[in-house]
Context: one part of a larger RNA
RNA sequence: CCACGUUGAAGGAACUCGGCAAAUUGACUCCGUAACUUCGGAAGAAGGAGUGCUCUCUAACAAGAGAGCGGCACAAACCAGAGGGUGGCGCCUGUUUACUAAAAACACGGGACUCUGCUAAGUGGUAACACGAUGUAUAGAGUCUGACACCUGCCCGGUGCUGGAAGGUGAAAAGGAGAAGUGAGAAAGCUUUGAAUCGAAGCCCCAGUAAACGGCGGCCGUAACUCUAACGGUCCUAAGGUAGCGAAAUUCCUUGUCGCAUAAGUAGCGACCUGCACGAAUGGUGUAACGAUCGCCCUACUGUCUCCAACGUGGACUCA
Numbered sequence: 001c002c003a004c005g006u007u008g009a010a011g012g013a014a015c016u017c018g019g020c021a022a023a024u025u026g027a028c029u030c031c032g033u034a035a036c037u038u039c040g041g042a043a044g045a046a047g048g049a050g051u052g053c054u055c056u057c058u059a060a061c062a063a064g065a066g067a068g069c070g071g072c073a074c075a076a077a078c079c080a081g082a083g084g085g086u087g088g089c090g091c092c093u094g095u096u097u098a099c100u101a102a103a104a105a106c107a108c109g110g111g112a113c114u115c116u117g118c119u120a121a122g123u124g125g126u127a128a129c130a131c132g133a134u135g136u137a138u139a140g141a142g143u144c145u146g147a148c149a150c151c152u153g154c155c156c157g158g159u160g161c162u163g164g165a166a167g168g169u170g171a172a173a174a175g176g177a178g179a180a181g182u183g184a185g186a187a188a189g190c191u192u193u194g195a196a197u198c199g200a201a202g203c204c205c206c207a208g209u210a211a212a213c214g215g216c217g218g219c220c221g222u223a224a225c226u227c228u229a230a231c232g233g234u235c236c237u238a239a240g241g242u243a244g245c246g247a248a249a250u251u252c253c254u255u256g257u258c259g260c261a262u263a264a265g266u267a268g269c270g271a272c273c274u275g276c277a278c279g280a281a282u283g284g285u286g287u288a289a290c291g292a293u294c295g296c297c298c299u300a301c302u303g304u305c306u307c308c309a310a311c312g313u314g315g316a317c318u319c320a
Stems, first nucleotide, its partner, number of pairs: 001315008010306002014304001019301001027051005036041001038147001052069007070074001082299007089291002094106002110145007122131003148286004153216003158213002160209005167204003174197001178193005217235005244278001245275001256272005
């Protein structure tokens, strides 16, 4: 000096990205226990008190009452929850990158749409065949969302899908006006070529459809202080973002502004709305319980620190 431990005056997070690590708490009995809540929970909430041994009685491995005894200490060692408040996300239990990620990612019960009438759709296979399923629309497949509560607005112009006995376009096939060759030939036949016409699907066209892919404006003026604009004008669009939320896991300017908390807060929480660039199943907003999740605060506690010290064990190191 290193590793693993033990102890520490006064202070007690001043350390640090961050209480990381360590310390605190810890068992049983009794008392007591808030907001909120889906009435189940939250809850071991929190916060207190007791606990040894001897004798007696009720009793009978427990528990209670009384009398006494010893210690600094009686759950005497070991084992053995720190707690509280408040936000984000995800409802939850579960699953995951075997060997740097356990999560807010995946799944999930629930919701919705689409396809499928059975030799089902879908899937594997060249096929036979098999799965689907010894199932039959309360079934099976695909896609999205993700408990629950309240809800889920407008747009079908584009793309997709579905429907449409008309019309347009139009392949092969059908058709055969003609033309050329052959032939002595304006014959026949044969050969080659070939217009009109007809002609499926698709596309064009016409409709429907957004819990299909997706999208959801600009400028100017206006109220008797000022500001603002319920109001008006105009241009464009398929339609111009409704409810709710909002400096947010989304806010560039930005450490926005105000409030709370601190002596001091780019963090946190509550508001405001000027949303660079939220927004309704690529779901919106809430939400009890839950989380080795991610922020912030408080109490307790401590060598994390002020500021290090001593000791133990094992190394390193020195000598033999």